The RNA shown here (transfer RNA) has 73 nucleotides and comes from a Bacteroidota bacterium. Its mean pLDDT, the model's own confidence on a scale to 100, is 80. NCBI's taxonomy places the organism under Bacteria, Pseudomonadati, Bacteroidota. Its Rfam family is "tRNA". Gene Ontology term of the family: triplet codon-amino acid adaptor activity. It is annotated as a transfer RNA. From the family's description: Transfer RNA (tRNA) molecules are approximately 80 nucleotides in length.
[in-house]
RNA sequence: UGCCCUGUAGCUCAAUCGGCAGAGCGCUGCGCUCUGGACGCAGAGGUUCCAGGUUCGAAUCCUGGCAGGGCAG
Numbered sequence: 001u002g003c004c005c006u007g008u009a010g011c012u013c014a015a016u017c018g019g020c021a022g023a024g025c026g027c028u029g030c031g032c033u034c035u036g037g038a039c040g041c042a043g044a045g046g047u048u049c050c051a052g053g054u055u056c057g058a059a060u061c062c063u064g065g066c067a068g069g070g071c072a073g
Base pairs, nucleotide, nucleotide: 001072002071003070004069005068006067007066010025011024012023013022019056027043028042029041030040031039049065050064051063052062053061
């Protein structure tokens, strides 16, 4: 310097061909328990890396950038 992959909740990851952003773990509260853990119930938590574009509608498609990883030189 070129090419490829990845970027979504605190963490690990889903989200069909563009149509309500979710799960597990974690966290908070309650129940249970002598207490804690485990278990059960409920809840909070999101600028989908950033900026534009296309579209009635974008996590998803297009362009540029940023970060991480890989390959080549």